Overview:
This is a predicted complex of two RNAs, RNase P RNA and transfer RNA, with 473 nucleotides together.

RNA sequence: CCAGUCGGCCGGAUGGCCGCUCCCGCCCAAGAGGCAGGAGAGGAAAGUCCGGGCUCCAUGGGAACACGGUGCCGGGUAACGCCCGGCGGGGGCGACCCCAGGGAAAGUGCCACAGAAAGCAAACCGCCUGACGACGUGCGCGCACGUCCGGGUAAGGGUGAAAGGGUGCGGUAAGAGCGCACCGCGCGUCUGGCAACAGAAGCGGCAGGGCAAACCCCACCGGGAGCAAAACCGAAUAGGGGCCGUCGCGGCAGGCGCUCUCGGGCGCUGUGUCGAAGCGCGUUCUUACGCUACGGUCCGGGUUGGUUGCAGGAGGUGUGCGGCAACGCCCACCCCAGAUGAAUGGUCAUCCCGCCGCAAGGCGGACAGAACCCGGCUUACAGGCCGACUGGCAUC
RNA sequence: GCCCCCGUCGUCUAGAGGCCCAGGACGCCACCCUUUCAAGGUGGAAAUCGCGGGUUCGAAUCCCGCCGGGGGCACCA
Numbered sequence: 001c002c003a004g005u006c007g008g009c010c011g012g013a014u015g016g017c018c019g020c021u022c023c024c025g026c027c028c029a030a031g032a033g034g035c036a037g038g039a040g041a042g043g044a045a046a047g048u049c050c051g052g053g054c055u056c057c058a059u060g061g062g063a064a065c066a067c068g069g070u071g072c073c074g075g076g077u078a079a080c081g082c083c084c085g086g087c088g089g090g091g092g093c094g095a096c097c098c099c100a101g102g103g104a105a106a107g108u109g110c111c112a113c114a115g116a117a118a119g120c121a122a123a124c125c126g127c128c129u130g131a132c133g134a135c136g137u138g139c140g141c142g143c144a145c146g147u148c149c150g151g152g153u154a155a156g157g158g159u160g161a162a163a164g165g166g167u168g169c170g171g172u173a174a175g176a177g178c179g180c181a182c183c184g185c186g187c188g189u190c191u192g193g194c195a196a197c198a199g200a201a202g203c204g205g206c207a208g209g210g211c212a213a214a215c216c217c218c219a220c221c222g223g224g225a226g227c228a229a230a231a232c233c234g235a236a237u238a239g240g241g242g243c244c245g246u247c248g249c250g251g252c253a254g255g256c257g258c259u260c261u262c263g264g265g266c267g268c269u270g271u272g273u274c275g276a277a278g279c280g281c282g283u284u285c286u287u288a289c290g291c292u293a294c295g296g297u298c299c300g301g302g303u304u305g306g307u308u309g310c311a312g313g314a315g316g317u318g319u320g321c322g323g324c325a326a327c328g329c330c331c332a333c334c335c336c337a338g339a340u341g342a343a344u345g346g347u348c349a350u351c352c353c354g355c356c357g358c359a360a361g362g363c364g365g366a367c368a369g370a371a372c373c374c375g376g377c378u379u380a381c382a383g384g385c386c387g388a389c390u391g392g393c394a395u396c
Numbered sequence: 397g398c399c400c401c402c403g404u405c406g407u408c409u410a411g412a413g414g415c416c417c418a419g420g421a422c423g424c425c426a427c428c429c430u431u432u433c434a435a436g437g438u439g440g441a442a443a444u445c446g447c448g449g450g451u452u453c454g455a456a457u458c459c460c461g462c463c464g465g466g467g468g469c470a471c472c473a
Stems, first nucleotide, its partner, number of pairs: 001392010012351007020040004025035003042367001046378002049376005054226004059288007067222005072086005087101001088099004102217002107215002109211003124157002126153005133148007165183006184206001185204003189200004230308004240299006249275005254269006277292004301472003315334004320329003352365005397469007406422004414453001424440005446462005
């Protein structure tokens, strides 16, 4: 210098003028205004894909089933499907990158087409063989060749995504883990490691291919809904109607009405209490406890207001310490958007960056915008900066 | 803001791992029939299965991420 890998950061700056939202102070003729000051989008505010906080379903514990999710090991965290470190596999010369990466020997299912055979394998071609199989041809008459029939063979060809280890040597009629060496694989032992796993020597000729982002098995996790949750204040209306479901059960007490032989009897009644029953947000069971007269749906009517939730938080910045790291701990400092017909803008000047132009100058500066909050992931993004590292070339 | 659902010829749709480089109906085009049109008959064209990646030998179908479209959710009584 060229090519590349990984990580981090920025993503226009300053000033003038005119505006917008919120907060605070002052003035005021109390109607709104006026003046001064302060604050005012992001790395993704996005997609709403995961995990939480918070609120409601009144609440808590246990078990089983169903459903959904996650899936090498260890750690981090409030938690996670996220992050860090390691292991194994794959790719790259390398820095480095990618992996839904448990179980196929519990069971079920699938493997189309092609192919002879696709799952406790299979003989289409080929190779070998019949020590006297049958037939035919040739001649030197017991040999050769061909066809058929039977047997052996998984080395070679061919089919396929996949054909029951690979290479080599020996062996054999031809072959074959049939034997041997190396590699691969399986099994138990030892060593190292918390573990995933790795290594060593040994044994076993190799034993049942793939798919679980097919059902499933194993382990672990998970109650539901969501700030339009939820609470309070105010206004208005026809304080309504249809349908469905459930309760309205029993005892005692009370209340009301009627009767009255003044003892009582009968009827009504969710006022109280006890029991039963029902309900308690996937289903069922159980236990404690609580609740119980309304609940669901449709039609119709009214309002389109205010306050809280709602900005001090798993907050930010800096320093130190522990840790390889993710991260944790101590101390100090800081307060940093809060709309709801929804603010955060426009313009001018100078500078910065890029492109064009000899120059004067011109054009352009991305993706995109909070809405209860937080931790992640994913996706979009002009341009630029910094650091670490790899390969190559040149020079010293 | 939050929660659901759906994307296949021009339109409406079938499909549920291979028999599907995707079938049907309407529409479109050409020819036949008819004096002509319609109807009828014969044939044909027309699909990046919304896009990208992954799993698998193999994906419209299974999984993940994007894109587009549609629907619902306020309070009071």